[in-house]
RNA sequence: GAAGCCGGGCAGACGGCCGCGGGCGGCCUUGUGCCGUUCGAGGAAAGUCCGAGCACCAAAGGGCAGGAUGCUGGUUAACGGCCAGUGGGAGUGAUCCCAAGGAAAGUGCCACAGAAAACAAACCGCCUACGAGAGCUUCGGCUCUCCGGCAAGGGUGAAACGGUGGGGUAAGAGCCCACCGCCCUCCCGGUGACGGGAGGGGCAGCGGUAAACCCCAUCCGGUGCAAGACCAAAUAGAGGGGAAGAGGCGGCCCGCCUCGUCAAACUCCUGGGUUGGUCGCAUGAGGUCACGGGCAACCGUGCCCCCAGAUAAAUGGUCGUCAUCCCGGUACUCGUGAGAGUUCCGGGAAACAGAACUCGGCUUACGGCCGGCUUCCACU
Numbered sequence: 001g002a003a004g005c006c007g008g009g010c011a012g013a014c015g016g017c018c019g020c021g022g023g024c025g026g027c028c029u030u031g032u033g034c035c036g037u038u039c040g041a042g043g044a045a046a047g048u049c050c051g052a053g054c055a056c057c058a059a060a061g062g063g064c065a066g067g068a069u070g071c072u073g074g075u076u077a078a079c080g081g082c083c084a085g086u087g088g089g090a091g092u093g094a095u096c097c098c099a100a101g102g103a104a105a106g107u108g109c110c111a112c113a114g115a116a117a118a119c120a121a122a123c124c125g126c127c128u129a130c131g132a133g134a135g136c137u138u139c140g141g142c143u144c145u146c147c148g149g150c151a152a153g154g155g156u157g158a159a160a161c162g163g164u165g166g167g168g169u170a171a172g173a174g175c176c177c178a179c180c181g182c183c184c185u186c187c188c189g190g191u192g193a194c195g196g197g198a199g200g201g202g203c204a205g206c207g208g209u210a211a212a213c214c215c216c217a218u219c220c221g222g223u224g225c226a227a228g229a230c231c232a233a234a235u236a237g238a239g240g241g242g243a244a245g246a247g248g249c250g251g252c253c254c255g256c257c258u259c260g261u262c263a264a265a266c267u268c269c270u271g272g273g274u275u276g277g278u279c280g281c282a283u284g285a286g287g288u289c290a291c292g293g294g295c296a297a298c299c300g301u302g303c304c305c306c307c308a309g310a311u312a313a314a315u316g317g318u319c320g321u322c323a324u325c326c327c328g329g330u331a332c333u334c335g336u337g338a339g340a341g342u343u344c345c346g347g348g349a350a351a352c353a354g355a356a357c358u359c360g361g362c363u364u365a366c367g368g369c370c371g372g373c374u375u376c377c378a379c380u
Base pairs, nucleotide, nucleotide: 001376002375003374004373005372006371007370008369010367012322013321014320015319016318017317018316020040021039022038023037024036025035026034027033028031042352046363047362049361050360051359052358053357054224055223056222057221066220067219068218069217070216071085072084073083074082075081086100087098088097089096090095101215102214106213107212108209109208110207123154124153125150126149127148131146132145133144134143135142136141162180163179164178165177166176167175181203182201183200184199185198186197187196188195189194228279229278230277231276238270239269240268241267242266250262251261252260286305287304289302290301291300292299293298324349325348326347327346328345329344331342332341333340334339
């Protein structure tokens, strides 16, 4: 210098002017008022993917169904998160990744190719020891065919019924042996996942697939602050009460009138709960710092702090100075040099995005800065 890996931290500062929302205090003109003071977005406030608090559903208990998770230990209110490990995998490396229980309960599937894709089978090939036959013969045998044997080699495939080597054999084969793998038993270390070792077994239950059904273990009731509680104009409908019998209307008696009675209407109350308002709703699994425990996640103790609360939704705009970074120029210093540092001038840059009940995580988006580490190249 180049390419990478990991971690931490920031999200400009101060001041002037204008403006917005909440709390508190004051004033009088009682208003959606004015004045003062104080507070006012994020590391992701985002996606709403997990886990909780809280609220309602009678209860939130058991079962079915369904779903999630799946190495071990820890952490936590809880988790599918995090931390520390184990095993496996990728990379030269720093380091990173893993849905990592069971194929020894059962069912299913394994395209194409291939003889055969799972209680087996033989295309090319290898063999002629045994049995039968034919031919040749120098009578020692040789060749061919049939009946057969084999699964070592070739070939197919993602995968072919343990692998490599040796012995053995007619040729072969765990047929036998050594090592590796596998299974079983035991010992040692570890809380454990697991690691190390010893002995036994020719290899079983015979391949793979559970992000196929399934089995096993653990966990999960549902809906979300538009939850929910309260106050309360209005309308419809509901319940109860009341007054005049003057008039009108409808039913009952009736052809009609009068009288009586019922309902409606009127009025009052209850009740209902729409617009609206208040609460939920900002002191909490809260935060900073210090000390202590722990490898760490995290926990404990002490001191201090209060840190947005809107509802069509405030948290902004502008100017100046400074700081950071980048580019160009200038001058000086250091160095043999490549180059490095400093002063001054001019120009430029700062992203992703915005609370809406609240926390703990995950994921995604994104601009700089700092530190540690790895590999390679060049120079001294």